[in-house]
The RNA shown here (transfer RNA) has 74 nucleotides and comes from Allotamlana fucoidanivorans.
RNA sequence: GGGCCUAUAGCUCAGCUGGUUAGAGUGCACCCCUGAUAAGGGUGAGGUCACAAGUUCAAGUCUUGUUAGGCCCA
Numbered sequence: 001g002g003g004c005c006u007a008u009a010g011c012u013c014a015g016c017u018g019g020u021u022a023g024a025g026u027g028c029a030c031c032c033c034u035g036a037u038a039a040g041g042g043u044g045a046g047g048u049c050a051c052a053a054g055u056u057c058a059a060g061u062c063u064u065g066u067u068a069g070g071c072c073c074a
Stems, first nucleotide, its partner, number of pairs: 001073007010026004019057001028044005050066005
């Protein structure tokens, strides 16, 4: 230098052929349970969907560029 893959909650990850309010586990806060802890149960907070632009009535999802990380080729 060229090609491919990945980027979604603090962490690990789903999200189907573009369409109703963006979800799970874990973690966090509070409550219940217990003599007290662990375990268990309940409620809640937490997101610019890496960044920017484009297409569309509508984009986490499609297109382009950029950034970061990984792999391959030279």

It matches the Rfam family "tRNA". By type it is a transfer RNA. Rfam's curators write: Transfer RNA (tRNA) molecules are approximately 80 nucleotides in length. It was read from a public genome assembly. NCBI's taxonomy places the organism under Bacteria, Pseudomonadati, Bacteroidota, Flavobacteriales, Allotamlana.